[in-house]
RNA sequence: GCGGAAGUGGCUCAGCGGUAGAGCAUCGCCUUGCCAAGGCGAGGGUCGCGGGUUCGAUUCCCGUCUUCCGCU
Numbered sequence: 001g002c003g004g005a006a007g008u009g010g011c012u013c014a015g016c017g018g019u020a021g022a023g024c025a026u027c028g029c030c031u032u033g034c035c036a037a038g039g040c041g042a043g044g045g046u047c048g049c050g051g052g053u054u055c056g057a058u059u060c061c062c063g064u065c066u067u068c069c070g071c072u
Stems, first nucleotide, its partner, number of pairs: 001071007010024004018055001026042005048064005
């Protein structure tokens, strides 16, 4: 230099045009003599960044940044 993959709550990932979800973690309540385990609930996200298409973009297109892999 060329090609490919990934980037979404604190962490690991789903969702791939129509109000952004799960598990774990955190906090609160219930249960227990206490702890652990279990149950219920809550908070937390400008979907890497900037444009474009569309009535509508996490999703499609273009550019760009970071990480990883391969080729030279």

Transfer RNA from Paenibacillus sambharensis, 72 nucleotides, folded computationally. It matches the Rfam family "tRNA". The family's RNA type in Rfam is transfer RNA. NCBI's taxonomy places the organism under Bacteria, Bacillota, Bacilli, Caryophanales, Paenibacillus. It was read from a public genome assembly.